[in-house]
RNA sequence: GAGUUUGGAUCCUGGCUCAGAUUGAACGCUGGCGGCAGGCUUAACACAUGCAAGUCGAGCGGAAACGAUAGUAGCUUGCUACUAGGCGUCGAGCGGCGGACGGGUGCGUAACGCGGAGGAAUCUGCCCAGUAGAGGGGGAUAGCCCGGAGAAAUCCGGAUUAAUACCGCAUAAGCCCUUCGGGGGAAAGCAGGGGGGAUCUUCGGACCUUGCGCUAUCGGAUGAGCCUGCGUCGGAUUAGCUUGUAGGUGGGGUAAUGGCCUACCUAGGCAACGAUCCGUAGCUGGUCUGAGAGGAUGAUCAGCCACACUGGGACUGAGACACGGCCCAGACUCCUACGGGAGGCAGCAGUGGGGAAUAUUGGACAAUGGGCGCAAGCCUGAUCCAGCCAUGCCGCGUGUGUGAAGAAGGCUCUAGGGUUGUAAAGCACUUUAAGUGGGGAGGAAAGGUUGCUAGUUAAUAGCUGGCAGCUGUGACGUUACCCACAGAAUAAGCACCGGCUAACUCCGUGCCAGCAGCCGCGGUAAUACGGAGGGUGCGAGCGUUAAUCGGAAUUACUGGGCGUAAAGGGUACGUAGGCGGUUAAAUAAGUUGGAUGUGAAAGCCCCGGGCUCAACCUGGGAACUGCAUUCAAAACUGUUUGACUAGAGUGUAUAAGAGGUUAGCGGAAUAUUCCAGGUGUAGCAGUGAAAUGCGUAGAUAUCUGGAGGAACAUCAGUGGCGAAGGCGGCUAACUGGUAUAACACUGACGCUGAGGUACGAAAGCGUGGGGAGCGAACGGGAUUAGAUACCCCGGUAGUCCACGCCCUAAACGAUGAGAACUAGCUGUUGGUUGAGUAAAUUCAGUCAGUAGCGAAGCUAACGCGUUAAGUUCUCCGCCUGGGGAGUACGACCGCAAGGUUGAAACUCAAAGGAAUUGACGGGGGCCCGCACAAGCGGUGGAGCAUGUGGUUUAAUUCGAUGCAACGCGAAGAACCUUACCAUCCCUUGACAUCCUCAGAAUUUGUCCGUAAUGACUUAGUGCCUUCGGGAACCGAGAGACAGGUGCUGCACGGCUGUCGUCAGCUCGUGUCGUGAGAUGUUGGGUUAAGUCCCGCAACGAGCGCAACCCUUAUCCUUAUUUGCUAACGCGUUAUGGCGAGAACUUUAAGGAGACUGCCGGUGAUAAACCGGAGGAAGGUGAGGACGACGUCAAGUCAUCAUGGCCCUUACGGGAUGGGCUACACACGUGCUACAAUGGCCGGUACACAGGGCUGCAAACUCGCGAGAGUGAGCGAAUCCCACAAAGCCGGUCGUAGUCCGGAUUGGAGUCUGCAACUCGACUCCAUGAAGUCGGAAUCGCUAGUAAUCGUGGAUCAGAAUGCCGCGGUGAAUACGUUCCCGGGCCUUGUACACACCGCCCGUCACACCAUGGGAGUGGGUUGCAAAAGAAGUAGGUAGCUUAAUCUUUCGGGAAGGGCGCUUACCACUUUGUGAUUCAUGACUGGGGUGAAGUCGUAACAAGGUAG
Repeated sequence: GAGUUUGGAUCCUGGCUCAGAUUGAACGCUGGCGGCAGGCUUAACACAUGCAAGUCGAGCGGAAACGAUAGUAGCUUGCUACUAGGCGUCGAGCGGCGGACGGGUGCGUAACGCGGAGGAAUCUGCCCAGUAGAGGGGGAUAGCCCGGAGAAAUCCGGAUUAAUACCGCAUAAGCCCUUCGGGGGAAAGCAGGGGGGAUCUUCGGACCUUGCGCUAUCGGAUGAGCCUGCGUCGGAUUAGCUUGUAGGUGGGGUAAUGGCCUACCUAGGCAACGAUCCGUAGCUGGUCUGAGAGGAUGAUCAGCCACACUGGGACUGAGACACGGCCCAGACUCCUACGGGAGGCAGCAGUGGGGAAUAUUGGACAAUGGGCGCAAGCCUGAUCCAGCCAUGCCGCGUGUGUGAAGAAGGCUCUAGGGUUGUAAAGCACUUUAAGUGGGGAGGAAAGGUUGCUAGUUAAUAGCUGGCAGCUGUGACGUUACCCACAGAAUAAGCACCGGCUAACUCCGUGCCAGCAGCCGCGGUAAUACGGAGGGUGCGAGCGUUAAUCGGAAUUACUGGGCGUAAAGGGUACGUAGGCGGUUAAAUAAGUUGGAUGUGAAAGCCCCGGGCUCAACCUGGGAACUGCAUUCAAAACUGUUUGACUAGAGUGUAUAAGAGGUUAGCGGAAUAUUCCAGGUGUAGCAGUGAAAUGCGUAGAUAUCUGGAGGAACAUCAGUGGCGAAGGCGGCUAACUGGUAUAACACUGACGCUGAGGUACGAAAGCGUGGGGAGCGAACGGGAUUAGAUACCCCGGUAGUCCACGCCCUAAACGAUGAGAACUAGCUGUUGGUUGAGUAAAUUCAGUCAGUAGCGAAGCUAACGCGUUAAGUUCUCCGCCUGGGGAGUACGACCGCAAGGUUGAAACUCAAAGGAAUUGACGGGGGCCCGCACAAGCGGUGGAGCAUGUGGUUUAAUUCGAUGCAACGCGAAGAACCUUACCAUCCCUUGACAUCCUCAGAAUUUGUCCGUAAUGACUUAGUGCCUUCGGGAACCGAGAGACAGGUGCUGCACGGCUGUCGUCAGCUCGUGUCGUGAGAUGUUGGGUUAAGUCCCGCAACGAGCGCAACCCUUAUCCUUAUUUGCUAACGCGUUAUGGCGAGAACUUUAAGGAGACUGCCGGUGAUAAACCGGAGGAAGGUGAGGACGACGUCAAGUCAUCAUGGCCCUUACGGGAUGGGCUACACACGUGCUACAAUGGCCGGUACACAGGGCUGCAAACUCGCGAGAGUGAGCGAAUCCCACAAAGCCGGUCGUAGUCCGGAUUGGAGUCUGCAACUCGACUCCAUGAAGUCGGAAUCGCUAGUAAUCGUGGAUCAGAAUGCCGCGGUGAAUACGUUCCCGGGCCUUGUACACACCGCCCGUCACACCAUGGGAGUGGGUUGCAAAAGAAGUAGGUAGCUUAAUCUUUCGGGAAGGGCGCUUACCACUUUGUGAUUCAUGACUGGGGUGAAGUCGUAACAAGGUAG
């Protein structure tokens, strides 16, 4: 600078995550070249081996080795031995300088260690400058030699010797000390050359001179030591620490100040501005990141510090308490003759080990630098180079151009194509880098030598400086670079492709395997897993992991918050601190400006330069935001002084008040309870209903009297008082605060307030009282599946008082205190001022409170709004994701209960606030519906029919499953159907298209077989033709393919059900809101209706409603056959039978009619409703068709269509038989009944709507009948099915298992059909079951409806109690909306959104994880008290010993030293006792996590007892 993420959506809060940059990195895959850098972050673990500090012969005595020379000897004439320190040189030694630098590491250290700025009481080798000197003596000692001890390391004794080693004496100041008189106190020579001028001589020289050294001293430079203020991590669950501690005096000590040390004196010092203690850590320049401020870091380079196996110690020295020095102690390793010794890679390489991980036992001193030296030079694992490693940064390359037949191959596909892709091939070029060959800079300056010249000097020696000539030094190095040669030749990978985030398809897999940074993918069509093709990104690298900053304004200085999201302390007083009114002067601490010094270099930045560029290197500048000193300014803050009155306070006068404490009092017909007595009798009490309880031993009720405790009705109020908690009968005493008015006084005395102190509801605790009512615990009764609850009856602590504790609350306005400013309106309490009034009181203003609304503004919204959550200032408290957890441990407080303070591991990607739309509520309001109610008839009981479940079966095919499956798919399973089972068969197939061959097709018969099929056999020779052939059909063959009622209705189309014929569902524009959304669609009426009217920030519109369509009810017009028949005529026993008619009925086409149109009332003058008239019909007349947005992953892959998957001699096809019809049982839907409103018998009347040629069938004959025979008529307003039945009239039966009911069974038949066994319907005779109106429960229906009666049709060979129609007869009831169910609108609550069939809590059980306690156990660190005391230093010293100097009586002694002993200090170590921390521990506590465990249902709705 952006993005993802939590409930359907929204805004906010808030965490989590990603993209970026970076790294001493590591790991995975891959790897061409070069340049420049970097390379043990871990075990400061242990180290084999080699090297890393030496040098000087011009300090010394010297000569072990090597060489040259000379000589001698031996001789194999170029070798050996010897001689010569005479020469080059030089081991060991004495001596000097250097080993305190350079190099390494980061253990320790929270410190004057570091940083930056200052300071005074210091030292400083080598170096520079100045002054002065360097005279004269002495005694030793190593080496060498001799002897001895020892394995060795090494040591001891004797003799001899030198010095620039050591020691005196002299001299000495500008040095040191001093009591100011004085005293002390140094040295060293060496080398080169020259002169023979002076002097001496041992003839070498002395001497002089030059150079290098030496001594003393004064300065400088450099380096070092010391001191000071400031800055420098975390923890307060570390609050007190300190006895040399703080200071003084004397002394000691140091280079130097100082408690640095010591004796004495004083009692201080540090600390909330964080002492002490614990943990962690080298610090800085810088580095990484970031806009910056910051945050993180301290590799490489540079500065400082610390360390050198661990601990201690000193010596030497200019410098060390010393990485490659010493001593001691300890651990470890090595050697050993067991007596004793040696060692220290955190130098460079290297080894083992540890680890994710980090290189060669390389070359050279050529350069730079260092040590020594006069120098040459020597040494130098510093350094310069090389080697290894893509570890990083930078550069280059792996070719370039052309090339469409868009090749082949791959992938994909809608089968056409697309893509890989100009990519390749092909053609034409180039040659960087790598390779081969050749050439070839720079890094080199010095040094040596010769010559010239300047200085020094007596000098032309010499030395030093400069110039010139010659000579000559390169590890790297086969260098960089240049040229030539050949050939596209030798050189590309890694990650990703669901969103964030650039990039998509196929196959495989099927909640598996797996992926994952977050959200999340995967359960058969995965752009998210694995592979492939393609694509995207980067590229000799690419990804992953780890880590830091960023984004993160999620620690907020810049730059956040606290009413409800996390967050105001329960309240006040007040200490420190912070902040502070007006005015004047002074000052200059803060502040501002200038100057000076410093802020190392490198790095960053800017401008140049050098490597072909870049990285890299290099020159200059800027910067280093800082600190210090100094000068100046004086506004503001501070300080000091003076003044003021507006803040604050005091005084005076009024006023209100449940403010507090203590004591007393009260009850008018007061309340509860108890006691006594009276009256009185059977109940009382309690609940949803009851019971426990009380009561005949007299309750409740009622009256009288008494006792006792608690609380104070009405007044009473969004009234009052108080800091809060809180305060309510009355009176008194004491007492705190507040307000108002007017003046006087003090003169900033103020605000806040960490710690601290006081107060602090209820419950609880202690002691003692008190105890009426209420009432945890407890007991009993209910409720309940249970009920340790809700309800009821009792009831103890407690509630009350006194005293003492506790110290917490949703201690809330969820809003800290104080101050100022910023519109109003209204109410109320207490003052006060004014006006009016006779008064009660009213009005206006003002101050202080307390409420309601509201402007601006604020807020995420809700809301707040002069009582701010607005605008500002001051101070305090608090917050930083949810859970774990206000828990554990520790500490403090408490009698206890507990309180205060207050974590972590682990775990999740959320948790949360406000508002929105829905849905839901055992929330509310309004309304509707055969929803209830009012009625009528049923179901549930019986028998049967039918469907389903279940069971059975070889199979009982499949589907449908709450309403919305179950007389459903099926408008009809004996075969077929048929999908199922058994058995037997077929394999290009029963069916489609294509190819080849053959044949017309077709047909007859016989045989095997259950059939399919098979074998044999018979008849037959077609149609068109351009004569080639073709079309149709049949057979055979091969393969493409057919076929599948196989799976997925959760991949789909189509169709359908349901809410629901419920009145709803939306849109455009506008407006409101940050937004989701709202408005419209809400409201007042009204309706069957979002139907209409009115109102309204809405105005309109769409899909629905209604209407348009069909049927039906009335009328009109037209038409008139097969229908009709009034009038006229004919005919008949009779009939529209006939002529005729078109009036009527009917038929079927078109019209009319009904619209709240009219009248009255109600309503708002509306919409509309009520009543009425007229009318066939009246308020949608009745019925039907018609079903909005959507819901149910509703139903159907078995109607059909269809993606994907599966089968292919079978999951396809054919055949026969069986099954779908089974039967202990359960359910749904029906039929028939149980009878007299009936059954039976006889007679008799009236329909509608349909069907009919594979058909309906009259009439006639036969049969008891089903039916049979024959067959007129009719493709139907004509003929037939076809007699309608209930009804009506008459008869009989007489309440019974019947003259009800008809199941079941036996017998005999009819019909259909190839065939009625499994398994059809019907008829006749006989048989005559259950059943006497149906438990809980439940269904339908509001009028031509229910009920009842018959009738037709589809399917169909046959087979309806089902289904779909039709008409006949024809009721009852609706008060009404409380309740049940469903629905609509508004509103409310919500923790629900898969939407209450929701969400969700706790115990228990199981698994895993981290953690607390725990008898203890084992380590680390540390305090205190002791013991101990190596080496060493200091002090003491009576023992032993002692070259130089002094002294001497020459024996010695003195001074001083050494050894020894001793005292002090002290490391290791030991003991005792504490503290603290880590690990571990039987057992134990809670916590967290975990698709489907158990028990309940606590919370969310009034969550069913509000929480």

Predicted 3D model of a 1507-nucleotide RNA (small-subunit ribosomal RNA) from an uncultured prokaryote. The sequence is in RNAcentral, with records from ENA.